A computed fold for a 1436-nucleotide RNA from an uncultured bacterium, annotated as small-subunit ribosomal RNA. Rfam family: Bacterial small subunit ribosomal RNA.
RNA sequence: GUUUGAUCAUGGCUCAGAACGUACGCUGGCGGCAUGCCUAACACAUGCAAGUCGAACGCAGUAGCAAUACUGAGUGGCAGACGGGUGCGUAACAUGUGGGAAUCUGCCUUGUGGUUCAGGACAACAUUGGGAAACUGAUGCUAAUACUGGAUAAGCCCUUACGGGGAAAGUUUUAAUGCCAUAAGAUGAGCCCGCACUUGAUUAGCUUGUUGGUGAGGUAAAAGCUCACCAAGGCAAUGAUCAAUAGCUGAUCUGAGAGGAUGAUCAGCCACACUGGGACUGAGACACGGCCCAGACUCCUACGGGAGGCAGCAGUGGGGAAUUUUGCACAAUGGAGGAAACUCUGAUGCAGCGAUGCCGCGUGAGUGAAGAAGGCCUUUGGGUUGUAAAGCUCUUUUGUGGGGGAAGAUAAUGACGGUACCCCAAGAAUAAGAUCCGGCUAACUUCGUGCCAGCAGCCGCGGUAAUACGAAGGGAUCUAGCGUAGUUCGGAAUUACUGGGCGUAAAGCGCGCGUAGGCGGUUUAGAAAGUUAAUUGUGAAAUCCCAAAGCUUAACUUUGGAACAGCAAUUAAAACUUCUAAACUAGAGUUUGAUAGAGGGAAGCGGAAUACAUAGUGUAGAGGUGAAAUUCGUAGAUAUUAUGUAGAACACCAGUUGCGAAGGCGGCUUCCUGGGUCAACACUGACGCUGAGGUGCGAAAGUAUGGGUAGCAAAGAGGAUUAGAUACCCUCGUAGUCCAUACCUUAAACGAUGAUUGCUAGAUGUUGGAAAUUUUUUUCAGUAUCGCAGCUAACGCAUUAAGUAAUCCACCUGGGAAGUACGAUCGCAAGAUUGAAACUCAAAGGAAUUGGCGGGGGUCCGCACAAGCGGUGGAGCAUGUGGUUUAAUUCGAUGAUACGCGAGGAACCUUACCAGGGCUAGAAUGUCAGGUGACAGUCGGUGAAAGCCGAUCUUAUAGCAAUAUACACUUGAUAAGGUGCUGCAUGGCUGUCGUCAGCUCGUGCCGUGAGGUGUUGGGUUAAGUCCCGCAACGAGCGCAACCCCUAUCACUAGUUGCCAUCAGGUAAUGCUGGGAACUCUAGUGAAACUGCCGUCGCAAGACGUGAGGAAGGAGGGGAUGAUGUCAAGUCAUCAUGGCCUUUAUGCCCUGGGCUACACACGUGCUACAAUGGGUGCUACAAAGGGUCGCAACACAGUGAUGUGAAGCCAAUCUCAAAAAAGCACUCUCAGUUCAGAUCGCAGUCUGCAACUCGACUGCGUGAAGCUGGAAUCGCUAGUAAUCGUAUAUCAGCAAUGAUACGGUGAAUACGUUCCCGGACCUUGCACACACCGCCCGUCAAGCCAUGGAAGCCGGGUGUACCUAAAGUCGUUAACCGUAAGGAGACGCCUAGGGUAAAACUGGUGACUGGGGCUAAGUCGUAACAAGGUAACCGUA
Repeated sequence: GUUUGAUCAUGGCUCAGAACGUACGCUGGCGGCAUGCCUAACACAUGCAAGUCGAACGCAGUAGCAAUACUGAGUGGCAGACGGGUGCGUAACAUGUGGGAAUCUGCCUUGUGGUUCAGGACAACAUUGGGAAACUGAUGCUAAUACUGGAUAAGCCCUUACGGGGAAAGUUUUAAUGCCAUAAGAUGAGCCCGCACUUGAUUAGCUUGUUGGUGAGGUAAAAGCUCACCAAGGCAAUGAUCAAUAGCUGAUCUGAGAGGAUGAUCAGCCACACUGGGACUGAGACACGGCCCAGACUCCUACGGGAGGCAGCAGUGGGGAAUUUUGCACAAUGGAGGAAACUCUGAUGCAGCGAUGCCGCGUGAGUGAAGAAGGCCUUUGGGUUGUAAAGCUCUUUUGUGGGGGAAGAUAAUGACGGUACCCCAAGAAUAAGAUCCGGCUAACUUCGUGCCAGCAGCCGCGGUAAUACGAAGGGAUCUAGCGUAGUUCGGAAUUACUGGGCGUAAAGCGCGCGUAGGCGGUUUAGAAAGUUAAUUGUGAAAUCCCAAAGCUUAACUUUGGAACAGCAAUUAAAACUUCUAAACUAGAGUUUGAUAGAGGGAAGCGGAAUACAUAGUGUAGAGGUGAAAUUCGUAGAUAUUAUGUAGAACACCAGUUGCGAAGGCGGCUUCCUGGGUCAACACUGACGCUGAGGUGCGAAAGUAUGGGUAGCAAAGAGGAUUAGAUACCCUCGUAGUCCAUACCUUAAACGAUGAUUGCUAGAUGUUGGAAAUUUUUUUCAGUAUCGCAGCUAACGCAUUAAGUAAUCCACCUGGGAAGUACGAUCGCAAGAUUGAAACUCAAAGGAAUUGGCGGGGGUCCGCACAAGCGGUGGAGCAUGUGGUUUAAUUCGAUGAUACGCGAGGAACCUUACCAGGGCUAGAAUGUCAGGUGACAGUCGGUGAAAGCCGAUCUUAUAGCAAUAUACACUUGAUAAGGUGCUGCAUGGCUGUCGUCAGCUCGUGCCGUGAGGUGUUGGGUUAAGUCCCGCAACGAGCGCAACCCCUAUCACUAGUUGCCAUCAGGUAAUGCUGGGAACUCUAGUGAAACUGCCGUCGCAAGACGUGAGGAAGGAGGGGAUGAUGUCAAGUCAUCAUGGCCUUUAUGCCCUGGGCUACACACGUGCUACAAUGGGUGCUACAAAGGGUCGCAACACAGUGAUGUGAAGCCAAUCUCAAAAAAGCACUCUCAGUUCAGAUCGCAGUCUGCAACUCGACUGCGUGAAGCUGGAAUCGCUAGUAAUCGUAUAUCAGCAAUGAUACGGUGAAUACGUUCCCGGACCUUGCACACACCGCCCGUCAAGCCAUGGAAGCCGGGUGUACCUAAAGUCGUUAACCGUAAGGAGACGCCUAGGGUAAAACUGGUGACUGGGGCUAAGUCGUAACAAGGUAACCGUA
C1' cells in the first nucleotide's frame, strides 16, 4: 500500500533497509586492498608439489703422479604422521566449554650415571639364469652408528619381598658430536565425565556383550576392550529405537535488543584421500604423493602378466546461471635433512586474469545573455533545454613522452622491478552511463496505439483525448557503475522469553474421576540445592568496540586497552523458594441435627386421549384442502351410546421454578441409592488445586439379538400443485420411535465463555435454609434482570466478569484444497479419532455506520384504490411510430419520462435525402497587395435550370494636375465551409421522480472512527407548518409569504366606453346637447387574521349548517421546481474540445423523395342516433387579430367566391354568424330523413407551378358502423361532460393538432383492507453497479497439480544361511635353522560375493477418484429479506 460506499479492529499478501564466495542485461577511465568450482567426494593428459646426510658404511666410476676431491647406485640414520587439499561420512564425548585420572611422548631443555668384551650375517659388487615388461632366481665376497650374545647396574622394572631381570656406537687430529640408562621439564597425543548441541510420534518400545559382578587375557593407559562363568539387568514420553538432514566452533550477516539465518575466505578441532577391508614400520599412522587383499574404472602387453589413483599447484574434459595462469622466485617468512656449506620446499612471497566486492581519484575550472541555432511544448504572446553551448581566460589529477629512483637486507643474497615515489615537457587534451518518473516513491508533458501491442513488486493500467504501453522532449535518483534475478535477516508484536491471543474475527477437549508432572496456608529451628556477594582460574589468536600509529587519504595493516552476558572452584550471607524436624487452624475433610428437590435405579398402580373390536341408534355422506383429488362409506361410513382390548405419553399444577458434572430429568405409591445446603459444637491437621497419558459417563440417529407396535413416521405408493416437482400440501405406509441386553461416541454436545482461589459500588425480583422479630430486617447457598468503576474492535460483560491478580491444563497462527488423502488405532458395519501436501487466491472473516432493498412491521399522503361521470380498446377517417418497400423514402426522440414529439404548418423553397447537370479561396463576410473603371441593368445564343458565351451601355469626391480616397469588379495571399462522428469529452437548455417535503451547514455535545445528535419523540398541518418535550442552540436552500389574474367595495380619471336624471331628435339606435350617477375601462387603496363566539385541547390547533361578511380557514387559478437521481434527452436551435473531409462529407441548380403500404401500435376526430336528425324563427359571450391587412355595404353566383366599395394603423372601423339553449313543425326505431367514408362529374381560391402531393364549393354516389373481448385512461366544482369562438405558424393548406376564450353545467367520495407511487420511524440483510442485486450445485469444454490402481523399474537398511581374500591372534610331529625362530598346515574373526523371506522408500503405470483455475455455454434457483417451506448442527 492492499478486503469496505465509508469506518474500526482481526488477518494475510506486498514494498521501502542492510548483506552476498553471487549470476544475468546495458555500460565501462585509473589505482590500492581483498577475493574467485557454492554444481560432479565426476573422470583426469602433461609438468611440478619430500627429501636429505660421505662428519655412520663398503663398492664402482671420474679427475689427479699422489694426497685427495667429486659423482652414482646401495647398506644405514632422520624426515615422508608436518606443511597443502576437501567436507564424503558423522546427530557422535565429533565439536564447544569446564573438569578428571589410569597413560605415552622422537627431535628440544635441565640433572645424574655410563659408553666394556665378543660374534655371525645381508645388500651393493662379481659370476650366471628367467621375463616383452614390471621385476626376479641361484652361487660367491664384504663394511658399518645394520644385526646377535656375554659382562656391569647408582638409579630403573618385576616380586610370594626371598629373590629375579635387562644397556650402549661410534666418527674424528684436539675440540666437538653422537650412543645407553634414568629423573624431571616443555611440547604433542591418547582416555573418562558434567553441561550445551537439527527435524519428525503419520517412528513407541529398544537391547543379549546387551547391564552388572568374579576371574583371565589385552592395551602406553581405565574399561565388556575381549573371553569364561554367574546374576537379569540397562535405556525410554525430560522422547529410547528408527527415519531424514548436517562436519562442529571462533565467528559472519541482520536486528534497538532478545533473537533469527549462515558456517566461503582467516583461525582451532574433527573426518576423509578411487570404493571397502587389513595390518606393517615407527615416539607418533592403521599413513593423500607407503605396503597387502578385494571391487569398479583407465592404461601397457609378446596375452603369460603388469601399472595407476590431482578432495596438492597449475591445467583438461564434463556438469553448470557461474568461479582465474599448464607464470616468476626461494630475495623475505617458515619447514625437512645436514656439524656446516648447502640441497629440497606449487608451504610461502610475488606477478597475471575477472568492476566480484570494499576504498580513493578523475572525466575539467572561472567567466560568458544576442537568453544564439537546433530540439520540445505552446493560450502563438511565449516558455523550456539554459550559463548549458559557442567565445574568452586558466589548471594538468589521470594518461603520454623524457629524466631520476627506493625501503623491503643486521655482512652477502631482490622474484616483485626500472615497481612505488620524485622532477620536467606538451596539451582540455584520453575518460559517462544505467535505471526510473500512476500511488506506495524523488521525478510530467506531447505524439503513436486503441482491452490490440504491451506493462506490472502490490494495488492495478490499455476498449480514440493513457503523467501506468511504445517513442520523443523534459525531469528525478545513483554514479564506473546502474538495473534485474536468487538467498538471508529486518520491517513481522505474523510463533509474542523480552512481546500475542482463544464470547461473536482462527482458537476452551461434550462432561467427570484421576496417574505422572506443575503449583501450593500459618509459626519456629536447622541445612544451604536454587538465589545473592566477593575472590580466583579459564574464556586461543584473529574478528567487533575504544585510543593511538603506518601506508599522500581511505579501504587495509600494526600496537595497546576494553570486552568476550559462559563454565568451574573457594569463601561468605540466609530474606524468599526448596529440603529436614517440630507445632498451628483460617484451606480441605469428618461427626451431630435439620432441610429442599422432575438427581439415579427397580417394582407396582392410575385416569384422560387415540386406535381397533363387538353391539345399539341412525342415514348419505364423511374426510381433507388455498381449491381439490387420492381415501372411507348403502356389504351402512362420519356422528352418537355402551362394553372390551392394546401400546405409548403423562393435560391442569408449571414458573427467567427445582435437581444433576455434562448428556439430561416431569402422573401416583413403595423400596434401594448419589450429591447439595443450613446450623452447632467437637475432631483430623495442609490431608489442597490443576491434570499430559489413562479411565468412566455421554442427546438423537444408527447397528446386533429377542420382544413389542396405539399414535407418529425416513424409504415407498397414490392424489394434487407446477414449465417440471424425485419437494413444500393431502391420503396411506415400512424400518424406526417403546422394552431388555450388547455396541456406536458424535451434535450449533452453546453461556459458541476450561477448572480452582482471593479482591473489587449498588439496585430489583425469586428458590432453599438460619437468626432476630412478626412492621420488616440481617445472613449463608443458589437462580435471574438492570447498573458504577474497569475491560472490550465494537456489540457487549460487569461479585454467576469478558474487571483485577495467582496456579494448572487444552487450543489458535490467511482463505480454499480439507477435517480430505495416505498411514495408524478403535468399530460388526456405518464410521470415529489422529491428520498433511502439491496446487490456487489477495483476500476470507468480525463488529458497527450510512444507504438501498424485503412475497418484514408500524404511521401517513396522492383521482392510488373505492364511490361516480365520460372515454380508449371494436368501425371509418386524420395524424405520429414500428415494420416493410424504395434510387431516396433525410435525421433525431424509444417503459413510466418516445409515438397530433423536435415540426406553431414538407407542392418549389424549406431539405439536411436520392438521380442528374455544374463550381473549386469556393454561396456569405473581413484584412493586405496588385490590376481595371466599372458593376448592375438591357438584348441575343445555348441549356431543364444553374451556369457558360457574346453584344450594348458605363463611375463619384478632393485637387490645376500628378495623384489620393470611396465604391464596384477581378487576380494573388490569408482567415473558408461541413445538418460529417462523438450528448459516453462538454457548456447551455429540457424531461422525470415532484410542487414530493425534503436537503444541508456553523458551533456545541456523544462516538477510537465511519458517523450520530439537531432533523428523533408526543401532538398538529397541505407542508421539517406550528406547539410541547429533549444536548442541543442557531442558520441556510426548499414550504409558506412577497408577484400576476380573478371574486367585493372605496377613491381618482371619464374617451373611442356608459346613459340614471334634464332637454332635443329619429321608423329605430347615446343619435345630439349634456351628465360623471351606474356598467365598464385602468390606476391607487381597503378587505380575511381562526380576529369574534361555543366545545375539546397545556399549547399548536381541530370541530360547528355559528355570527358577521362579497369572500372563511391556503377563497379560486397562475408564475415559481431545494440537495440530488436516471453517463435520461439534445453536437440537427445555439456554443464548443477532439477526430474526419477539402475538384468534396463543401457550394449552386432541375426533377424526385420525406405524402410509398400486406401489416402492428399510440394519440385523436366523426359516428353508431329520438336527451336525436332536419327545416324555420328568435336570443345571450369572452378573448383575440387587422395596412403586402381586416373589410362593412351593394350587386352577381345554389355555393366556394367574384366585381365594385365606405370605414379602420383600431374600447371608434372590421373579422363577427357565437353555438349549444329557446320557440314551432317534421321524422318514429329502420343501417333509417342516423352515419358520413369512398368514388364520379363540375367548379372556386392561393400560388411561377396544385400530376406525383393543397384547401374549399355544388350535384351525384352512400362503405364500415346498432355502444365495442382481455385490458386500460381522465376527472373531486364552475371541475367532468358538452357547445361554439379566437389566435400563432401561414401565399395557400392537409388544423380533426397546439395554445387561449367564454356558454350550458353534473354525479360521487362509506372509507384506507387491497393495486400503484411517495414520505417518516423501525427491523433483517451474505446487497453498495445497491433485488434488473448477490449467489449454489450437477453437466459440457480447456489447462494444472494430486490420491488409488493390476503391475513394472530402482534405492538404502536390517535379519538368516552359504562361501570367503589379505591380515592380526592362537595351535602345530615330518621341511629350513646349532639355536632363537621361520616356512607350511590348521583354527577363530572378517571386507567382498551369493541365496532367501520381509519391512521401508522413490520413479513410472492402462484405467479411475475427487480438487483447483479459466469475461459472456446448459439445467434449475439451494442460500442472503419471513429469500417466498426460517436457517443451521449431528445422524440415517